RNA sequence: CGAGCCGACCGGGCGGCCGCGUCGGACCUGGCAACAGGUUCGCCGAGGAAAGUCCGGGCUCCACAGGGCAGGGUGGUUGCUAACGGCAACCCGGGGUGACUCGCGGGAAAGUGCCACAGAGAACAGACCGCCGGCCGAUCGGCCGGUAAGGGUGAAACGGUGGUGUAAGAGACCACCAGCGUUCCGGGUGACCGGAGCGGCUCGGUAAACCCCACCCGGAGCAAGGUCAAGAAGAAUCACUUGGGAAACCAGGGGAUUCGCGCAGGCGAUCGAGGGUGACCCGCCCGAGCCUGCGGGUAGACCGCUAGAGCCUCGCGGCGACGGGAGGCCGAGAUGGAUGGUCGCCGCCCGGUGCGCGAGCGCUGGGUACAGGACCCGGCUUACAGGUCGACUCGUCCG
Repeated sequence: CGAGCCGACCGGGCGGCCGCGUCGGACCUGGCAACAGGUUCGCCGAGGAAAGUCCGGGCUCCACAGGGCAGGGUGGUUGCUAACGGCAACCCGGGGUGACUCGCGGGAAAGUGCCACAGAGAACAGACCGCCGGCCGAUCGGCCGGUAAGGGUGAAACGGUGGUGUAAGAGACCACCAGCGUUCCGGGUGACCGGAGCGGCUCGGUAAACCCCACCCGGAGCAAGGUCAAGAAGAAUCACUUGGGAAACCAGGGGAUUCGCGCAGGCGAUCGAGGGUGACCCGCCCGAGCCUGCGGGUAGACCGCUAGAGCCUCGCGGCGACGGGAGGCCGAGAUGGAUGGUCGCCGCCCGGUGCGCGAGCGCUGGGUACAGGACCCGGCUUACAGGUCGACUCGUCCG
């Protein structure tokens, strides 16, 4: 200098004018008050993905009795974390010269499937061409038996190389390997790695096919869930009060509390409708009113709602994810839904053009990404014009 690989960050800046939202202060107007409106000042006011809704939680409500039997998720080991299908380190396998990267990473000897075409034969297979022996035969060749070493087909053919042996061969036998099973030693928390023996001779691939094994898993979700008010024909209870009455009691008035719309059909009230319990069944629990259809009333205000598994700095432990300690900070909380518009200058990128040996300078044109909360948080995935920084690998050149 070039090429590559991994990680982190920024993603417009400044100024003027006009305009927004929550909150806080001051002042003014209306009002008995609660409160409503206005003027002005001030702090603060989107994201790394706010996106997808793919995972895991916090939180809220319901439920928790088990048994049978499905279902869903994950899949090497050890750690981190509130948890996860996430993250870190490591192991094994594949790719790459390498830095690195990829993995639906347990089981094919429990069972069932599938492997097109070609080929003799595709998993306890197989004889097409061959090789050997016997018989027939003038030659070509035919029949019977043996064989799977050589050739062929195929993505893949039931170990490899060399020998002994044989009629010709063959793990039939032998040596050395690979694989499989197994014994022992060493290293490691472990997955595994290394080594020394023994054995028989060697029974593909595919589970991201069904399946088997191991572990994990209540449901619903902020439109969760609460508080206040209101409403439709009304009903019940309580005390107060007015009238009548000898009293009991009767009628009316407003108030408080509770329930609570109308019609039709069906089922039921302990011989249990309906609901719940991981789909379903049994069992169990709650249970006096439920279920279906049609019509009607109210759908307003407030809480939940932002101080958190929070952020920043320093230091310690750890290979790391991360953990602990000390100090500091408070950064939208809207509810038809706020942060925008305009002007100017500058930055960055691309193109044209002129000057310059070159670095570069002047003028001019265009562009300036993906994209916006709505209970909150930890991840994953996807989108992103342009720019900056760091570590490492390979190649070339110079010293």

The RNA shown here (Bacterial RNase P class A) has 399 nucleotides and comes from a Jatrophihabitantaceae bacterium.
The sequence is in RNAcentral, with records from ENA.
The source organism's lineage runs through Bacteria, Actinomycetota, Actinomycetes, Jatrophihabitantales and Jatrophihabitantaceae.
Of the family's consensus pairs, 97% are formed in the model.
The coordinates come from a structure-prediction model, not an experiment, and the mean pLDDT is 78.